The part of an RNA shown here (large-subunit ribosomal RNA, domain VI) has 256 nucleotides and comes from a Candidatus Uhrbacteria bacterium. The organism belongs to Candidatus Uhriibacteriota, within Bacteria. The coordinates come from a structure-prediction model, not an experiment, and the mean pLDDT is 85.
Context: one part of a larger RNA
RNA sequence: CGCGCGAAACUUGAGAAGGCUCAUCUUUAGUACGAGAGGACCAAGAUGGACGAACCUCUGGUGUACCAGUUGUCCUACCAAGGGCAUCGCUGGGUAGCUAAGUUCGGCACGGAUAAACGCUGAAAGCAUCUAAGCGUGAAGCCGUCUUCAAGAUUAGGUUUCGUUAUGAGAUUCCUCGGAGAAUACGAGGUUGAUAGGCGGUAGGUGUAAGGCGCGCAAGCGUUUCUAGCCAAACCGUACUAAUACAUCCACUUAU
Numbered sequence: 001c002g003c004g005c006g007a008a009a010c011u012u013g014a015g016a017a018g019g020c021u022c023a024u025c026u027u028u029a030g031u032a033c034g035a036g037a038g039g040a041c042c043a044a045g046a047u048g049g050a051c052g053a054a055c056c057u058c059u060g061g062u063g064u065a066c067c068a069g070u071u072g073u074c075c076u077a078c079c080a081a082g083g084g085c086a087u088c089g090c091u092g093g094g095u096a097g098c099u100a101a102g103u104u105c106g107g108c109a110c111g112g113a114u115a116a117a118c119g120c121u122g123a124a125a126g127c128a129u130c131u132a133a134g135c136g137u138g139a140a141g142c143c144g145u146c147u148u149c150a151a152g153a154u155u156a157g158g159u160u161u162c163g164u165u166a167u168g169a170g171a172u173u174c175c176u177c178g179g180a181g182a183a184u185a186c187g188a189g190g191u192u193g194a195u196a197g198g199c200g201g202u203a204g205g206u207g208u209a210a211g212g213c214g215c216g217c218a219a220g221c222g223u224u225u226c227u228a229g230c231c232a233a234a235c236c237g238u239a240c241u242a243a244u245a246c247a248u249c250c251a252c253u254u255a256u
Stems, first nucleotide, its partner, number of pairs: 001152001005163007015149004021049007033038001051106005059100004066093005071086006110144003117137004170249003174190005195242003198238005204231003211224005
C1' cells in the first nucleotide's frame, strides 16, 4: 500500500514445515521345525539408547549488583571500625535469571489408496489361466490422523460487537516498565492506578555484626535483650515518589 466505510476481538484452513526412530529382555516356548546341534513366525508385555520439546520442584553449574573469612599496601590524624587497589586480590558459600549432566513428556493407535507379492471369479483358446471385463488381501513407504505456521489464499475468506460529522469507535505521540527486546516490534500499565522505584512483611542466602564486659604478654578466645547483623534480580502488600497537563490521527458513500 492492498483486501471499495472505519475499527476491535475471535476464527476457518488453501498451502507449507516438522515428526512418525532403534535395540535388548520376559512370556508364548525350549513349543512349531529338525536325526541332532540348534531354534522360530504370530501375539502380549517390560526396559533402555539416540533424537526432540518444554521446564527449573529436585541434583548441580554460573551467579564481577548478596554474605562471610583472609594477605599485602595506601587512605579516613591515631586506637578501633571501615574504604580503595592488587585477575571479582585470594578463599568458602549463594537468591533470581539463564542452564544440563537435572525433571517431565513425545514417537502410539486407527482409516484410505497402493508397490512387490498372494488370491477369487473368468474368457479370448469347450481345457488351463490372478486379467482381458470384474472383485479382494497386502509395506517402516504414499494420503490423512499428531505438532507448528498460515487469508498478499490479489480466489485477499468467515463470525460477533462498536462507530456516522462530532456527544466520533479506535489508535498514537509522550510517560512508568518487562514476562519482550540490537533499533523497531510485542506485552503490562498511566491516578477510575500496584507499571517501576521506595517502604513493610515473607521466603531465601550468609553464618552469629558493631559496641560493651571478662580472660590473655600477644595473636586471639568467651559472653551479651545473640538462629545475630547484613542482604541482588523472588513473592505478598502499601499510593510515599514518578506514570501530570496539553495534544495528534481517524471513516470516500457509487467512485477511476